[in-house]
This is a predicted structure of a 99-nucleotide RNA (SAM riboswitch aptamer (S box leader)) from Pontibacter ramchanderi. It was read from a public genome assembly, where an Rfam model found it. The model forms 97% of the base pairs in the Rfam consensus. The source organism's lineage runs through Bacteria, Bacteroidota, Cytophagia, Cytophagales and Pontibacter. Its mean pLDDT, the model's own confidence on a scale to 100, is 86.

RNA sequence: AAUUUAUACCGAAGAGGUGAGAGAGCAGGCUCCGCGACCCUCUAGCAACCAGUCUGAGACCAGGUGCUACUUCCUGCCCGUUUUAGGGACCUAUAAGUU
Repeated sequence: AAUUUAUACCGAAGAGGUGAGAGAGCAGGCUCCGCGACCCUCUAGCAACCAGUCUGAGACCAGGUGCUACUUCCUGCCCGUUUUAGGGACCUAUAAGUU
């Protein structure tokens, strides 16, 4: 890097640095942002998967990754619909395995 499976509703902050955009791609919206966003580091926290413990379901734990605005922020494609609710797909992200 590719691929398979599973999950994506709930949960979870400060400080320092930097200095203008950011929320994965494209588009339309909607939000955040010099009262410093995004990103990096440290500390703290959360608990999805793996590991560990007890175990029937499950619970505990916080070691390995991960995560800590807005449902993956909403929508787009298909089905359905008084063109609404909703369901699915695609894409993305995370984990574990395989090549």